[in-house]
Context: one part of a larger RNA
RNA sequence: GCAAGGGAGUUUAGCGAAGUGGCAAAGCUAACCAAUUUUACAUUGGGCAGCUGUAAGGAAACUGAAAAACACGCAACCGCUUCGUGCGGCGAGGUGUAACAUUCGAAAGAGUGUGAAGUCACUAAGCUAAGACCUGAAACCAUUUGAUGUAGGCCUGGGCAGGUUGAAAUCUUUCUACCGAAAGAUGGAGGACCGCAUUCAGUGCUAGUCUAACUGCUUGAGUGACCUGGGUCUGGUAGUAAAAGGCUAAUCGCAAAUGGUGAUAGCAGGCUCCUUCCGAAAAGCCCCUAAGGGCUGCGUGUUCGGAGACCGCUUGUGGGGUAGAGCUACUGAUUAGAAAUCUCCGGUUGGAAACUUCCGGCUUUCUUCUCAAACUCCAAAUCUACAAGCGUCAUAGAAGAGCACAGUAGGGGCGGCUGGGUAAGCCGGUCGUCCUAGAAGGGAACAACCUGAACUGUGGUUAAGGCCCGUAAGUACUAGUUAAGUGUGAAUCGUAAAAAGCGUCAUUGCCCUAAAACAAUGGGGAGGUUGGCUUAGAAGCAGCCAUCCUUUAAAGAAUGCGUAACAGCUCACCCAUCGAGGACAAUGGUCUUGAAAAUAAACUGGGCUAAACUAGUCGCCGAUACCACAGACUACAGUCUUGAAAGACUGUAAUGGAGUAGGAAGGUGGUUUGAUGGAGUCAAAGCAAGGCAGUAAUGUCUUGUGCAUCCGUUAAAUAUAUGGAUCCUUGC
Numbered sequence: 001g002c003a004a005g006g007g008a009g010u011u012u013a014g015c016g017a018a019g020u021g022g023c024a025a026a027g028c029u030a031a032c033c034a035a036u037u038u039u040a041c042a043u044u045g046g047g048c049a050g051c052u053g054u055a056a057g058g059a060a061a062c063u064g065a066a067a068a069a070c071a072c073g074c075a076a077c078c079g080c081u082u083c084g085u086g087c088g089g090c091g092a093g094g095u096g097u098a099a100c101a102u103u104c105g106a107a108a109g110a111g112u113g114u115g116a117a118g119u120c121a122c123u124a125a126g127c128u129a130a131g132a133c134c135u136g137a138a139a140c141c142a143u144u145u146g147a148u149g150u151a152g153g154c155c156u157g158g159g160c161a162g163g164u165u166g167a168a169a170u171c172u173u174u175c176u177a178c179c180g181a182a183a184g185a186u187g188g189a190g191g192a193c194c195g196c197a198u199u200c201a202g203u204g205c206u207a208g209u210c211u212a213a214c215u216g217c218u219u220g221a222g223u224g225a226c227c228u229g230g231g232u233c234u235g236g237u238a239g240u241a242a243a244a245g246g247c248u249a250a251u252c253g254c255a256a257a258u259g260g261u262g263a264u265a266g267c268a269g270g271c272u273c274c275u276u277c278c279g280a281a282a283a284g285c286c287c288c289u290a291a292g293g294g295c296u297g298c299g300u301g302u303u304c305g306g307a308g309a310c311c312g313c314u315u316g317u318g319g320g321g322u323a324g325a326g327c328u329a330c331u332g333a334u335u336a337g338a339a340a341u342c343u344c345c346g347g348u349u350g351g352a353a354a355c356u357u358c359c360g361g362c363u364u365u366c367u368u369c370u371c372a373a374a375c376u377c378c379a380a381a382u383c384u385a386c387a388a389g390c391g392u393c394a395u396a397g398a399a400g401a402g403c404a405c406a407g408u409a410g411g412g413g414c415g416g417c418u419g420g421g422u423a424a425g426c427c428g429g430u431c432g433u434c435c436u437a438g439a440a441g442g443g444a445a446c447a448a449c450c451u452g453a454a455c456u457g458u459g460g461u462u463a464a465g466g467c468c469c470g471u472a473a474g475u476a477c478u479a480g481u482u483a484a485g486u487g488u489g490a491a492u493c494g495u496a497a498a499a500a501g502c503g504u505c506a507u508u509g510c511c512c513u514a515a516a517a518c519a520a521u522g523g524g525g526a527g528g529u530u531g532g533c534u535u536a537g538a539a540g541c542a543g544c545c546a547u548c549c550u551u552u553a554a555a556g557a558a559u560g561c562g563u564a565a566c567a568g569c570u571c572a573c574c575c576a577u578c579g580a581g582g583a584c585a586a587u588g589g590u591c592u593u594g595a596a597a598a599u600a601a602a603c604u605g606g607g608c609u610a611a612a613c614u615a616g617u618c619g620c621c622g623a624u625a626c627c628a629c630a631g632a633c634u635a636c637a638g639u640c641u642u643g644a645a646a647g648a649c650u651g652u653a654a655u656g657g658a659g660u661a662g663g664a665a666g667g668u669g670g671u672u673u674g675a676u677g678g679a680g681u682c683a684a685a686g687c688a689a690g691g692c693a694g695u696a697a698u699g700u701c702u703u704g705u706g707c708a709u710c711c712g713u714u715a716a717a718u719a720u721a722u723g724g725a726u727c728c729u730u731g732c
Base pairs, nucleotide, nucleotide: 001732002731003730004729005728006727011130012129013128014127015126018123019122020121021120022119023118026052027051028050032046033045034044035043036042037040056063057062069097070096071095072094077089078088079087080086099114100113101112102111103110104109133270134269135268136267140260141259142258143257144256145255151234152233153232154231155230156229157228158227159226160224162194163193164192165190169186170185171184172183173182174181175180199221200220201219204217205216236252238248239247240246273667274666275665276664277663278662283296284295285294286293287292297408298407299405300404301403302402303401304400308393309392310391312390313389314388315387316386317385318384319383324378325376326375331372332371333370336367337366338365339364340363344361345360346359347358350355411435412434413433414432415431416430417429418428419427420426440451441450442449455631456630457629458628459627460626461625465621466620467619468606469605474618476617477616478615479614480613481612487608488607499593500592501591503590504589505588506587507586508585509584511582512581520577521576522575523574524573526550527549528548531545532544533543556571560569561568633656634653635652636651637650638649639648640647668721670718671717672716673715674714675713676712677711678710679709686705687704688703689702690701691700692699693698
């Protein structure tokens, strides 16, 4: 990992609602006793102790609901009827108003209760107490078992090749006044040295899964605080420890085993058949609370109720102070200037001083630039309350109310507005929507972007988006743009800016132009004069001033080079050649540069010069959407049937059909029991293969195998349905 078997909301007691049934102002028995039989904790009878109910209010003391009032009015019933299911009567339940009991209060008044329904059993669901759906801690406590491993101690044994070094001491000799010293021998000390005898350790490497700490090589210690055999002692808040929280039997920051024990777990995982109907919430308040709970909100079911309800539109009457705008309308901020006042403040001129001159500030007036979430003289759209009308829903039962059962309390994306932040696939708020819990089609892929809400089947038509090929449908049409592979990307989302372009297209404005523009080429471009001044010089061209006149087709007292100064070249300007558009500016489109990141690498790919972009036109493709037909189901109504329900049939549905948590309803299967009816050696169950029926769980038939039990209906009971739990057991 696979297979088979096992494997998770149970039982008892209590509680309040619901359904069904019995009896009813009453209902029920408990333990226990007796009888009976089919011997089961079965049935019948007894047992009236006790419980609940028939009265409440009050903390209590205590007090205590006469006659069961009146009105409206649903259903039902009755009558009338012009048959319109219209009108009227009556009217259980229902609603309202009085009245009564009691508590509080001075009273007003307020709270609770009252004019008669309970009780017992069963059923499914829920809650409470228990192990309480199953599995899972680390822990805590008690009682025992452990020192054959390991730590330390004690008793008794064993072991350490060979070699080296050569302490004390002793002897001899020499020296010495003494103490003593030296030399040579002898000697054999040492937590001494070398070292694979043996032994202990475990430094590095290797093999690479062999090892629940091992083997080999290497390395260290190797007469000592050495190593080691056997025996023995110390125990769990205890031992032992040259101390590391080390070790105390693969277990140690408090051993192990057993028990308390199914400890507890707001945490984690798992929790088994089908179909039908409805269908949430991730929010507010509180909590030693934020991984969880309680109440409310939102879901479901049911009972009552009995006529209005509302998410839409329009109009009217009110409410508002946002967007915007404005500020000489306030508050606060804020630019520049003018004038006035000398009352006030500061400086300053003159003066001995009084005083005076001028300047600045403040204040006032006038003009002017710019602002505000906590400014407003103004002021929308939208929003909202009420009313009316329209619309939609509703007696095939709306609004509303009660009861029972929940789940939810991590939310998220997008769009509008908005707070924080440099920003964020960031952190908040609010309205809407979608995902969550929503399939299908499109967007290459892609929870929430676009289309769009899926009962089943068949056929058709469209949506978004597409129509060269992969790939269904246009190599469609008309007019332009782009030469950059720009692009081929709706957006989410993948970005591109300032700036620049004698790239290019369009539009507009103004000017020149067949009396010839613009460009190009050829020619002219003169005289007074070297203007005056200045200057060494200044002659168009260092500088200052002036900038006239003449001849002309035209020519500046000169546009730029140039010279020391001249000269020289050139321009303006004019003529000729040529012959049709040209110069400038603004705006818009498109393209280019700007443009740097780790894969060809942000076209989905091929590829494309349109199969790109802009504006338009006509077709087609394309979904579970829409349409048509058939069928099943659901809801409601009617008819039939029936003791009643179930059921059958008919009709209505453009205005029924997605679905997580969750609620409700109806079914299928296993095992067992009672009743009843059957099958089986002419082959039961089981198993294998195939056919058929049913929306499904499943059922049924045939054949083979198998060889002895099995099934239907009905009533009841469950240790009742498995793929998961690092599930348990076994096998492979």
This is a predicted structure of a 732-nucleotide part of an RNA (large-subunit ribosomal RNA, domain II) from Candidatus Iainarchaeum sp. The full RNA is in RNAcentral, with records from ENA. The source organism's lineage runs through Archaea, Nanobdellati, Candidatus Iainarchaeales, Candidatus Iainarchaeaceae and Candidatus Iainarchaeum. The coordinates come from a structure-prediction model, not an experiment, and the mean pLDDT is 80. It matches the Rfam family "Archaeal large subunit ribosomal RNA".